[in-house]
Background
The part of an RNA shown here (small-subunit ribosomal RNA, 3' major domain) has 477 nucleotides and comes from Candidatus Kapaibacterium sp. The coordinates come from a structure-prediction model, not an experiment, and the mean pLDDT is 84. NCBI's taxonomy places the organism under Bacteria, Bacteroidota, Eximiradiia, Kapaibacteriaceae (SeqCode), Kapaibacterium (SeqCode).
Context: one part of a larger RNA
RNA sequence: UGGCGGGGGCCCGCACAAGCGGUGGAUCAUGUGGUUUAAUUCGAUGCAACGCGAAGAACCUUACCUGGGCUUGAACUGGAGGUAGUAGGAGCCUGAAAGGGUAACGACCCGUCAAGUCGGGAGCCUCCAGAGGUGCUGCAUGGCUGUCGUCAGCUCGUGCCGUGAGGUGUUGGGUUAAGUCCCGCAACGAGCGCAACCCCUAUCCGUAGUUGCCAGCGGUUCGGCCGGGCACUCUACGGAAACUGCCUGCGCAAGCAGUGAGGAAGGUGGGGAUGACGUCAAGUCAUCAUGGCCCUUACGUCCAGGGCUACACACGUGAUACAAUGGCUGCUCCAAUGGGCGAAGGCGCAAGCCGGAGUCAAUCCCCAAUAGCAGUCUCAGUUCAGAUCGGGGUCUGAAACUCGACCCCGUGAAGACGGAAUCGCUAGUAAUCGCGGAUCAGCAUGCCGCGGUGAAUACGUUCCCGGGCCUUGCACA
Numbered sequence: 001u002g003g004c005g006g007g008g009g010c011c012c013g014c015a016c017a018a019g020c021g022g023u024g025g026a027u028c029a030u031g032u033g034g035u036u037u038a039a040u041u042c043g044a045u046g047c048a049a050c051g052c053g054a055a056g057a058a059c060c061u062u063a064c065c066u067g068g069g070c071u072u073g074a075a076c077u078g079g080a081g082g083u084a085g086u087a088g089g090a091g092c093c094u095g096a097a098a099g100g101g102u103a104a105c106g107a108c109c110c111g112u113c114a115a116g117u118c119g120g121g122a123g124c125c126u127c128c129a130g131a132g133g134u135g136c137u138g139c140a141u142g143g144c145u146g147u148c149g150u151c152a153g154c155u156c157g158u159g160c161c162g163u164g165a166g167g168u169g170u171u172g173g174g175u176u177a178a179g180u181c182c183c184g185c186a187a188c189g190a191g192c193g194c195a196a197c198c199c200c201u202a203u204c205c206g207u208a209g210u211u212g213c214c215a216g217c218g219g220u221u222c223g224g225c226c227g228g229g230c231a232c233u234c235u236a237c238g239g240a241a242a243c244u245g246c247c248u249g250c251g252c253a254a255g256c257a258g259u260g261a262g263g264a265a266g267g268u269g270g271g272g273a274u275g276a277c278g279u280c281a282a283g284u285c286a287u288c289a290u291g292g293c294c295c296u297u298a299c300g301u302c303c304a305g306g307g308c309u310a311c312a313c314a315c316g317u318g319a320u321a322c323a324a325u326g327g328c329u330g331c332u333c334c335a336a337u338g339g340g341c342g343a344a345g346g347c348g349c350a351a352g353c354c355g356g357a358g359u360c361a362a363u364c365c366c367c368a369a370u371a372g373c374a375g376u377c378u379c380a381g382u383u384c385a386g387a388u389c390g391g392g393g394u395c396u397g398a399a400a401c402u403c404g405a406c407c408c409c410g411u412g413a414a415g416a417c418g419g420a421a422u423c424g425c426u427a428g429u430a431a432u433c434g435c436g437g438a439u440c441a442g443c444a445u446g447c448c449g450c451g452g453u454g455a456a457u458a459c460g461u462u463c464c465c466g467g468g469c470c471u472u473g474c475a476c477a
Base pairs, nucleotide, nucleotide: 001477002476003474004473005472007471008470009469010468011467012466013465015461016460019425020424021423022422023421026320027319028318029317030316031315032314033313034311035310042053043052064306065305066304067303068302069301070300077129078128079127080126081125082124083123088105091102092101093100094099108121109120110119111118132295133294135293136292137291141289142288143284144283145282146280148278153192154191155190156189157188158187159168160167161166172183173182174181198272199271200270201269203240204239205238206237207236208235209234212230217227218226219225243266246260247258248257249256250255322418326377327376328375329374330373331372338366339365340364341358345354346353347352384415389410390409391408392407393406394405395404431453432452433451434450435449436448437447
């Protein structure tokens, strides 16, 4: 100087407390461990691995296994030599395919031309140098990332103090979300961080109107449908607005408090992007790049089939429930983000099929469910719950056996609110309800977004966890 303490002081954070909903019990989905296997490819492993890389394993993917092939190789560069019916290649034989064999037909570019003559190239073959490797080492690395932590810290120049390591500044008194600011001080300044500048959102104004509007008028087969108009909603660009600016009280100041005023909004308005010096020899050689090592008729490469989907078990993350603020039936109302999709009509109980209008999309299409109203069920393993299994179908795709999703009929399991323990959340949040998108032929309970309905509680900081500053002890560095 740091680190540590079941030392102290001060202060924060859904850290506890106060609340609401879960997990841990059940079934299923998914990931992991383990076991099994010819193979169940590899990586990730306390927080910070485990719906993670995987934003989509039937083939492909695919890196694994079995079997069948190929070797200058599936793709690339260079050198040497060779080659004319050459390169390419329908068809045929073999084969699971890849591959192997045979083979009709049959080229191209440049120069020279006494015209199809000669030379060269491309291609092909052989040899060589080299290719190739998702083989090893993230304890050789770059790059990227997680984490402490959006925590308030980490340093430097000059000066001063100390023999020196180093200290001071950065400590102290207040204050703040903040090393934020103020006051003081052998310090005075500065940098990286904080904040602000950026984006979305909340209000208004301007500009602009093939979205919106009877707002005002006319027509209307009643639909902004038509004429007509941009006032409003909205869309998208520009601008205004919030700064403790004003008032009162407290305070030296910074600032704090107030049913204060005004205001759409108040004391960083709400959310996002943004992650200091560093820590964990943290993660990644399988995204990529790369040193070294290793394999080169194979650890390269092609193909078929299988596996990654196994299943006595154990754990994580989720979905659905256990019902009456509920189930079922009928009627009825209201979105946003997005995508490129597919309407009307017809068929089918349905998945879906036929059909193709419109739409290069603020124009057309994909589009709600909770909620509301009415009826029924009456506490029962039930009109709860839907696993599992049997049968029949639809769709995608060469192909759904291993191993897809969905629909219909039948079957109806466990489950009656979950031990010890444990998680999330402070407001348009939790809870709950549906919708969209990426990936994608097909496949979502996952992920990333969107809107609808919409709470309870916070006395407080003693305790648990993590963190910041000061101080103290130490047999630690």

Its Rfam family is "Bacterial small subunit ribosomal RNA". Its family is annotated with ribosome and structural constituent of ribosome in the Gene Ontology.